[in-house]
Parts: sequence; C1' cells; structure tokens
RNA sequence: UAUUGUAAAUAGCAAAUUCAUUGAAAGAUGGAGACGCAAAGCCAUGAGUCUAAAGCAAUAGUUGUUGCCAUGAUAGUCAGGUUGCCAAA
Repeated sequence: UAUUGUAAAUAGCAAAUUCAUUGAAAGAUGGAGACGCAAAGCCAUGAGUCUAAAGCAAUAGUUGUUGCCAUGAUAGUCAGGUUGCCAAA
C1' cells in the first nucleotide's frame, strides 16, 4: 500500500415506538429509545420503492371526485462514485 473484518481496543451511528416542530403527502429535523450497522460517513448517477402538491385528462358542475405524472422523497433496498477509524491473522 492492497485485500480482509474470525481477535482486541477506542470511538461512532441509531430501526420500531413515542413526544415536539415542519411538510400537500411520502418524509425530514430535534428529544427519549435501541433493532441492528465496519462505512447505517457523504453523493439521487442507474435500477427499485414511497408520495402526488402543482400540472394534465376524465367526470361532475363550482371547485368536488377519479386517473396519470417527480420537478418531492428514500444512501438503514441494490449497484456505482468518493472520503475515512482500528489492525489480530
């Protein structure tokens, strides 16, 4: 330096649930919490998944209902990119 993560040590993150704030929603942020995580650090580039405000269409007939749709999300779904702690074998 590369690979690797069966040992040790130091630290880190935080699912469900719940409270508050925020958002049209999905979701996000903060507190409590701890299922898990060796990149569960960062980046929406590809695929997947979630939502559907605006827009469009249909219907209805006075702004309602239904459908389509990402420009909204998700990095704790996978791939890819990028940075990084420890070091037994």
This is a predicted structure of an 89-nucleotide RNA (c-di-GMP-I riboswitch aptamer) from Clostridium saccharobutylicum DSM 13864. NCBI's taxonomy places the organism under Bacteria, Bacillota, Clostridiaceae, Clostridium, Clostridium saccharobutylicum. The sequence is in RNAcentral, with records from Rfam and Ribocentre. It matches the Rfam family "c-di-GMP-I riboswitch aptamer". Rfam links the family to the GO term cyclic-di-GMP binding.